[in-house]
RNA sequence: CCAGCUGGCCGGACGGCCGCUGCCGGGCGAACAGGCCUUGGGCCACCCGGUGGAGGAAAGUCCGGGCUCCAGGGAUCAACGGUGGCGGCUAACGGCCGCCGGGGGUGACCCCAGGGAAAGUGCCACAGAGAAGAGACCGCCCGAGCGGGGCAACCCGCAACGGCAAGGGUGAAACGGUGCGGUAAGAGCGCACCGCGCUUGCGGCAACGUAAGCGGCAGGGCAAACCCCACCGGGAGCAAGACCGAAUAGGGGUGGCACGGGCGUCAGGGGAAACUCUGGCGACCAGGCGUGAUCCACGCCGCCGCCCGGGUUGGUUGCUCGAGGCGCGGAGCGAUCCGCGCCCCAGAUGAAUGGCCGUCGCGGAGGGGCAACCCUCCAGACAGAACCCGGCUUACAGGCCAGCUGGCCUU
RNA sequence: GGGCGGUUAGCUCAGUGGUAGAGCACUUCGUUGACAUCGAAGGGGUCACAAGUUCGAACCUUGUACCGCCCACCA
Numbered sequence: 001c002c003a004g005c006u007g008g009c010c011g012g013a014c015g016g017c018c019g020c021u022g023c024c025g026g027g028c029g030a031a032c033a034g035g036c037c038u039u040g041g042g043c044c045a046c047c048c049g050g051u052g053g054a055g056g057a058a059a060g061u062c063c064g065g066g067c068u069c070c071a072g073g074g075a076u077c078a079a080c081g082g083u084g085g086c087g088g089c090u091a092a093c094g095g096c097c098g099c100c101g102g103g104g105g106u107g108a109c110c111c112c113a114g115g116g117a118a119a120g121u122g123c124c125a126c127a128g129a130g131a132a133g134a135g136a137c138c139g140c141c142c143g144a145g146c147g148g149g150g151c152a153a154c155c156c157g158c159a160a161c162g163g164c165a166a167g168g169g170u171g172a173a174a175c176g177g178u179g180c181g182g183u184a185a186g187a188g189c190g191c192a193c194c195g196c197g198c199u200u201g202c203g204g205c206a207a208c209g210u211a212a213g214c215g216g217c218a219g220g221g222c223a224a225a226c227c228c229c230a231c232c233g234g235g236a237g238c239a240a241g242a243c244c245g246a247a248u249a250g251g252g253g254u255g256g257c258a259c260g261g262g263c264g265u266c267a268g269g270g271g272a273a274a275c276u277c278u279g280g281c282g283a284c285c286a287g288g289c290g291u292g293a294u295c296c297a298c299g300c301c302g303c304c305g306c307c308c309g310g311g312u313u314g315g316u317u318g319c320u321c322g323a324g325g326c327g328c329g330g331a332g333c334g335a336u337c338c339g340c341g342c343c344c345c346a347g348a349u350g351a352a353u354g355g356c357c358g359u360c361g362c363g364g365a366g367g368g369g370c371a372a373c374c375c376u377c378c379a380g381a382c383a384g385a386a387c388c389c390g391g392c393u394u395a396c397a398g399g400c401c402a403g404c405u406g407g408c409c410u411u
Numbered sequence: 412g413g414g415c416g417g418u419u420a421g422c423u424c425a426g427u428g429g430u431a432g433a434g435c436a437c438u439u440c441g442u443u444g445a446c447a448u449c450g451a452a453g454g455g456g457u458c459a460c461a462a463g464u465u466c467g468a469a470c471c472u473u474g475u476a477c478c479g480c481c482c483a484c485c486a
Stems, first nucleotide, its partner, number of pairs: 001407010012360007020053008034044004055382001059393002062391005067237004080233005085099005100114001101112004115228002120226002122222003137168002139164003145158005176194006195217001196215008241317004251308007260285002263282008287301004310485003324343008363378006412482007421435004429466001437453005459475005
């Protein structure tokens, strides 16, 4: 210098004019000063001043929490959903860090939904002989016998019954691989190496690694198929929820729960009677709903869910101080944690944070100049809070910093 | 703002691991004097897009794009 890898950061700066919005202070009342009210006062509007005013993703809503309401006595199991190497971090996570195993790259480094296929079930189309306790199409070998040739030994051809799975062929995948021996031909049949499994020792918290011994090899693939194992999970969401005001028909349908107790009275049945059974009515108790802070008192008499129908389209709160930010120090390889100091940093609601101009800076193109540099033009992305926070993913013009890798050149 | 569902031929929809289908529509031929009906034949597909799992994906998983539906308060 070129090519690349990883991590972090920025994503215009300053000034002027006009404009939007939250909060604070003033004008503000004695006079001609806007609107409203509960009128010595208060609120809104207007004006002035001060101060705050989008993001790294505010996005997708894919995960995890806070918060709120609903349901729920607790635990376990089942069902459903999710996660999936090991250890750690964290409020929690499917996130992050470190490590292990596998794969890729010359390398820095990157990628992996990475538990179990010897619990069971299922699937493996087409092709192929055979697709899972398999199989023989071509082929290799032995070979009774038959035919031909030859004087004969023997040679050639066909070939029943058999043996084999090395080679060919099919397929995504063919029941360990390579080599040597062995054999009629072959075969873990035997041996060596590699792979695989089991046992033991050692190292490591563990995943796992490593060494020795044993076993001729069983147990193909798919779990982002059912399933098994381990762990986790109640549901809904700020349009949650609470309050005030206005208006309307507390209308209709449907489902669930409750319809109990004794007393009085009436009717009917039984009985010789005492009494008893059934039903109706009445008030009371119990129960439910409403108001109220409660005991309790008062009022109402079914209560609750869903659907249709009716009314309103106003305001307040939740609302922004939080697992918060910045700096320094310490522990840790790191994620992260601890201590101290400082700071307060949007809260809008048909929804604000913008527009124009100037200077500078960055990038691109053109021109001038030996060069430093100068002139002109153009471009400036993705996108915008809506209860808050931690992550992931996706989009993004352009730029900066640090560390590292490979190659070339020079000293 | 929050929650849920969908995307397959021109239209409406089936298909849920193994060669993409049905009805209507379209084209041609026949029937008719001509048309309709009817009959026969045929064309037409990036299964929204991308990546992954698998031997193999419209189908399973993840991401992206687009479309649609629901959720206010009061009595």
Molecule: RNase P RNA; transfer RNA
Organism: Hyphomicrobiaceae bacterium